[in-house]
RNA sequence: GGCCACGUAGCUAAGUAGUAAAGCACUUCUCUGCAAAAGAAGUAUACGCCGGUGCGAUUCCGGCCGUGGCCU
Numbered sequence: 001g002g003c004c005a006c007g008u009a010g011c012u013a014a015g016u017a018g019u020a021a022a023g024c025a026c027u028u029c030u031c032u033g034c035a036a037a038a039g040a041a042g043u044a045u046a047c048g049c050c051g052g053u054g055c056g057a058u059u060c061c062g063g064c065c066g067u068g069g070c071c072u
Stems, first nucleotide, its partner, number of pairs: 001071007010024003018055001026042005048064005
């Protein structure tokens, strides 16, 4: 330098156009002598950035940035 994949809450991670699940974590409550475990409820500024298409984009297209890999 060329090519490919990926980038979603603190972490992991689903979602291939119609206003984003789940688990862990965190907070509160129940339980307990106190905790832990278990159970219940709840919060979050989560779609890398810019632009395009489209009534509508996390999802499609282009560019950029970052991470990983392959080739020379």

The RNA shown here (transfer RNA) has 72 nucleotides and comes from a Patescibacteria group bacterium. Its mean pLDDT, the model's own confidence on a scale to 100, is 80. Its Rfam family is "tRNA". It is annotated as a transfer RNA. The sequence is in RNAcentral, with records from ENA.